[in-house]
RNA sequence: AUAGCUUACUAGGGGAGCUGCGGCUGAGAGGGGAAAACCCUGACCCUUGGAACCUGAUACAGUUAAUGCUGGCGCAGGGAAGUGACUUCAUUGAUGA
Numbered sequence: 001a002u003a004g005c006u007u008a009c010u011a012g013g014g015g016a017g018c019u020g021c022g023g024c025u026g027a028g029a030g031g032g033g034a035a036a037a038c039c040c041u042g043a044c045c046c047u048u049g050g051a052a053c054c055u056g057a058u059a060c061a062g063u064u065a066a067u068g069c070u071g072g073c074g075c076a077g078g079g080a081a082g083u084g085a086c087u088u089c090a091u092u093g094a095u096g097a
Base pairs, nucleotide, nucleotide: 003087004086006085007084008083009082010081011047012046013045014044017024018023030041031040032039033038053078054077055076060071061070062069
């Protein structure tokens, strides 16, 4: 000085759908409280080199029993960071041959 689907700590962001109830997709579809809206919490994912997640979208195309299930949309608009460790690349020095 470059980089990493690496890792630790602290801090922060985020979603939790569909269903024939058999199950499906997914990293994640958990648990508790409440009449409900909703709230608390665990796990998980993501944190600016940012597609975690939100908006556009009750939209478009495909598929499915059904669903953001898949694709486009998407160098669209937003979106939460700091400090170490390890590894890697380059250079310099030292040592050895």
A computed fold for a 97-nucleotide RNA from Lentibacillus sp. CBA3610, annotated as TPP riboswitch aptamer (THI element). Its mean pLDDT, the model's own confidence on a scale to 100, is 77. The sequence is in RNAcentral, with records from Rfam.